[in-house]
RNA sequence: UUGAAUAUUGGGCAAACUUAUCGAAAGAUAAGGUCGCAAAGCCAUGGGUCUAAGGACGAUAGUCUAUGACUGCCAGGUUGCCGCU
Numbered sequence: 001u002u003g004a005a006u007a008u009u010g011g012g013c014a015a016a017c018u019u020a021u022c023g024a025a026a027g028a029u030a031a032g033g034u035c036g037c038a039a040a041g042c043c044a045u046g047g048g049u050c051u052a053a054g055g056a057c058g059a060u061a062g063u064c065u066a067u068g069a070c071u072g073c074c075a076g077g078u079u080g081c082c083g084c085u
Stems, first nucleotide, its partner, number of pairs: 004085001012037002017032006035072001041078003045075003048070003054065004
């Protein structure tokens, strides 16, 4: 340095839920909270999922559509802490 496996110490993140704000919604941010996480750090690149304001179609009902979102759904890229074999 690479690969594999894995206990401890210190530190890190924070699901559901609640409140406030933003948003058409999905969702996001902040505070509380603590289900879990060794990349639950970062990047919407591929797949997947959610929403449908606007637009298209339609007599209505409604259907389709991302230029809106989700990385705590799976890959990929990139950075990275301590200790043991």
Molecule: c-di-GMP-I riboswitch aptamer
Organism: Bacillota bacterium